RNAcentral holds the full RNA, with entries from SILVA.
This is a predicted structure of a 542-nucleotide part of an RNA (small-subunit ribosomal RNA, 5' domain) from a metagenome.
Its mean pLDDT, the model's own confidence on a scale to 100, is 83.
[in-house]
Context: one part of a larger RNA
């Protein structure tokens, strides 16, 4: 000199834009942060309104409405959001391998979606319990569950063939034998059938099997990036083989048996520290330091362990076990997990609102309308950083007064002020007033496509609706210089000098050093210098 997620002192007008617990991965009151689908399914209210009855308390039926609600079922909850404790490791970065693998939803294609069955929740009744909750009996449905049929393609075994090959095997097509599937819902309808529900036809949404793609993920390997040798030896599932098990998959991943290996001075093992990277800061560069915000990857979710479900987890707001802690209890037993967003206590030099909205972007569910979304978009707080603007402009000498200095003549503050003439940024007030919103839905029209048709899908056009921010940005006008300057320094380094006070005292200080009676170095006044809504100090890094 540059930088900062800074803090402290002091001062403080406005706007834009970023950023904001670096400490205790300490403990947490309260609210919210993951639901959705009635076009999968069986149930199904209350208030209100109408009618009727009434002992005037009320009761019944209809409507509300197949609405609210709980339940079965499907998809999601493995994303998004947080944190950096652990980890020196194939965790990360980079380049490869997978002939050792999986992949829900999505896209393209192929073939199907047949016939049946038994339950169970909800519900009702009863029982136990303080509660959390649990149990018994009975009833019922499904795209829930199950048997069977069928199998283009798929899986397994065998046979023979071809191609490729890292010589282990892989791929392709053929034959024979064996094996595994499904679910329906809904819109519309001319003819035909009908038990009047529908069948049937057709459109849409689904379902099953398979192939390919896309996306995502698993696993393996080469190379690369911390400190300590005052850590020199480490290792028995250890190193390799065979066989088996296990996994989506290779492998001591696991087991049995066999062999005795494997790593290490190019630093094993041990200890310390640490999430890694793109980047960031600095520097002419080489390098050094760093890893907040943003982005990629990893790890974790009170501590430790385990599996279940699932395409995907060994799962932050799931389950089970143990532990510590907190709370409730009728003492028998239960409940909980903010390193989600706010917020509280504690710690600390130190870090914000228990705000608004789903209008936009994105995500989940749904055919859709839509619902949910502390992701996100916004607003609030903080000069914490960066950037921009303002605090007025021109004129004005008898160089006023005051103050300071003085050689007592004067000099400085100083065109500075007063005074005159203007301007109107920001702020205040008044008026106008956006973009962010066009997708989707609905209606109509036209084209196209499936279909005999009815009807549906799709494309385009027109119309219609939607804004948290917010009456915000922005524009115009009104009044008025009116509301807006401080901080540090002035011995040298280093820009800026005098007077008084003090008298090695009080004090200053980054280094050299100042102060013991004329201190440009302490304290104050005047003056000056430098930065400026900041200025200094401290800390850290280059």
């Nucleotide at each position: 000199g540059a930088a900062c997620g800074a803090a402290c002192g002091u001062u403080g007008g406005c706007g834009g834009u970023a950023u904001g617990c670096u400490u205790a991965a300490c403990a947490c009151a309260u609210g919210c942060a993951a639901g959705u689908c009635g076009u999968a399914c069986g149930u199904g209210a209350a208030a209100g309104c109408u009618u009727c009855c009434u002992u005037c308390g009320g009761g019944a039926a209809g409507u509300a409405a197949g609405u609210a609600a709980a339940g079965u079922g499907g998809c999601g909850c493995a994303c998004g959001g947080g944190u950096g404790a652990g980890u020196a490791a194939c965790a990360c970065g980079u380049g490869g391998a997978u002939a050792a693998u999986c992949u829900g939803c999505c896209c393209a294609g192929u073939a199907a979606u047949c016939c049946g069955g038994g339950a169970u929740a909800a519900c009702a009744u009863c029982u136990c319990g303080a509660a959390a909750g649990a149990g018994a009996u009975g009833c019922u449905a499904a795209u829930a569950c199950c048997u069977g049929a069928u199998a283009a393609g798929c899986c397994c075994a065998c046979g023979a063939u071809c191609u490729c090959u890292u010589c282990g095997g892989a791929g392709a097509a053929c034959g024979c034998g064996g094996g595994a599937a499904a679910a329906g819902g809904u819109g519309g309808g001319g003819a035909c059938c009908u038990u009047c529900g529908g069948g049937c036809c057709u459109g849409c949404c689904g379902u099953u099997a398979c192939u390919g793609g896309a996306u995502g993920a698993g696993u393996c390997c080469g190379c690369g990036g911390c400190c300590c040798a005052u850590u020199a030896g480490c290792u028995a599932g250890u190193u390799g083989g065979u066989a088996g098990g296990g996994u989506a998959a290779u492998g001591g991943c696991c087991u049995a048996c066999c062999a005795a290996g494997g790593c290490u001075a190019c630093g094993a093992u041990g200890g310390g520290u640490a999430g890694c990277u793109g980047g960031u800061c600095u520097g002419a560069g080489a390098g050094g330091a760093u890893g907040a915000u943003c982005a990629g990857c990893c790890a974790c979710a009170c501590u430790g362990g385990a599996a279940c479900u699932g395409a995907g987890a060994c799962a932050c707001g799931g389950u089970c076990c143990a532990g510590a802690c907190u709370c409730c209890u009728a003492c028998g037993g239960g409940a909980g997990a903010c390193a989600g967003c706010a917020g509280u206590g504690a710690g600390g030099a130190a870090u914000a609102u228990u705000g608004c909205g789903c209008a936009a972007u994105g995500g989940g569910c749904g055919a859709a309308a839509g619902c949910c979304u502390g992701a996100c978009g916004c607003a609030g707080c903080a000069a914490c950083g960066c950037c921009g603007c303002g605090u007025g402009g021109g004129g004005g000498a008898u160089g006023a007064a005051g103050c300071a200095c003085u050689a007592u003549g004067g000099u400085g503050u100083g065109u500075a002020a007063a005074c005159c003439c203007c301007u109107g940024u920001a702020g205040a007030c008044a008026g106008g007033g956006a973009a962010g919103a066009a997708c989707g839905g609905c209606a109509c029209a036209a084209g196209u496509u499936c279909g005999u048709a009815a009807g549906g899908g799709u494309u385009u056009g027109u119309g219609u609706a939607u804004g948290a921010c917010g009456g915000u940005a922005c524009c115009u006008g009104u009044a008025a210089a009116g509301u807006a300057a401080g901080c540090u320094c002035c011995g040298g380094c280093u820009a800026a000098c005098u007077c008084c006070g003090u008298g090695c005292c009080a004090g200053c200080a980054g280094c050299c050093g100042c102060g013991g009676u004329a201190a440009u170095a302490c304290g104050g006044g005047g003056g000056g210098a430098g930065c400026a809504a900041g200025c200094g100090u401290u800390g850290u890094c280059c």